[in-house]
Context: one part of a larger RNA
RNA sequence: UCAUGGUCAAGGAACUAGGCAAAAUGGACGCGUAACUUCGGGAGAAGCGUCGCUCCCCUCCGGGGGAGCCGCAGUGAACUGGCCCAGGCGACUGUUUAUCAAAAACACAGGGCUCUGCCAAAUCGAAAGAUGACGUAUAGGGCCUGACACCUGCCCGGUGCCGGAAGGUUAAAGGGAGAUGUCAGCCGCAAGGUGAAGCAUUGAACUGAAGCCCCGGUAAACGGCGGCCGUAACUAUAACGGUCCUAAGGUAGCGAAAUUCCUUGUCGGGUAAGUUCCGACCUGCACGAAUGGUGCAACGAUCUGGGCACUGUCUCGACCAUGAUCUCG
Numbered sequence: 001u002c003a004u005g006g007u008c009a010a011g012g013a014a015c016u017a018g019g020c021a022a023a024a025u026g027g028a029c030g031c032g033u034a035a036c037u038u039c040g041g042g043a044g045a046a047g048c049g050u051c052g053c054u055c056c057c058c059u060c061c062g063g064g065g066g067a068g069c070c071g072c073a074g075u076g077a078a079c080u081g082g083c084c085c086a087g088g089c090g091a092c093u094g095u096u097u098a099u100c101a102a103a104a105a106c107a108c109a110g111g112g113c114u115c116u117g118c119c120a121a122a123u124c125g126a127a128a129g130a131u132g133a134c135g136u137a138u139a140g141g142g143c144c145u146g147a148c149a150c151c152u153g154c155c156c157g158g159u160g161c162c163g164g165a166a167g168g169u170u171a172a173a174g175g176g177a178g179a180u181g182u183c184a185g186c187c188g189c190a191a192g193g194u195g196a197a198g199c200a201u202u203g204a205a206c207u208g209a210a211g212c213c214c215c216g217g218u219a220a221a222c223g224g225c226g227g228c229c230g231u232a233a234c235u236a237u238a239a240c241g242g243u244c245c246u247a248a249g250g251u252a253g254c255g256a257a258a259u260u261c262c263u264u265g266u267c268g269g270g271u272a273a274g275u276u277c278c279g280a281c282c283u284g285c286a287c288g289a290a291u292g293g294u295g296c297a298a299c300g301a302u303c304u305g306g307g308c309a310c311u312g313u314c315u316c317g318a319c320c321a322u323g324a325u326c327u328c329g
Stems, first nucleotide, its partner, number of pairs: 001324008010315002014313001019310001027051005036041001038147001052069007070074001082308007089300002094106002110145007122131003148295004153225003158222002160218005167213003173207002178202005185194003226244005253287001254284001265281005
């Protein structure tokens, strides 16, 4: 000097990003126990008291009652919850990054959409075959949401899906008009010309499915949910009006929010002093309704703010024990 353990005057979070760490609480019995609440909880809420030993009495033998005794101290050592208030997120118990993340992430019961009539859909496989399932729509698969309460608005123009089949487009295939090559023959002195059938090459019209175009439906499908100008007898504001655009212009609820740039917004609370926190306001850069919206008791090794208790976290350091380093021998 370090590590581990222990003690400390006065103060008591002044430490610090943050009470990190430590301290404190702690058992049993009795009393007592708030808001809120899904009436189960919250709750061991909080808070208060008692606890040893000796003798006597009672006893259902667990214990109860009475009288007394000792200490600073009786759950006499050890083991053995700190508590409260408020808010965010996720309902909850669970699951997860074996080896830096345990969470607000995943899952979840519940909700919804959709596919599937059984040799089911879906999935694995080249197939046989298998899972689904020795199940049968109160079943099975996929996707989304995520207890519960109150709710879940408008848009089908785009993309997707479903339905439709009149018309347009349209492949292979069918079809074969026609064209070309070759060639017997014929014409020609020759060069050459013409040229039936056959063979070969090519090939128009026409027929021709799904799809696409088209018509309709569908948003708890992917998604989307405006601008400018004017107006009320102070001012300000605009219930109201005009106009442009759109498929439709954001409803309820919430809102400086895990979302707010400006921003430490403004007001209120808490502090002597508060970029955090809580309650409001609404000017929402850029909330918003199952990519769910808003609440919410209980729960959480969750995150944020405050308080009580408590303390060497600190003012500010000191000492002790054990071990290690170091110096001397």
This is a predicted structure of a 329-nucleotide part of an RNA (large-subunit ribosomal RNA, domain IV) from Flagellimonas amoyensis.
Taxonomically the source falls in Flagellimonas (Bacteria, Pseudomonadati, Bacteroidota, Flavobacteriales).
It matches the Rfam family "Bacterial large subunit ribosomal RNA".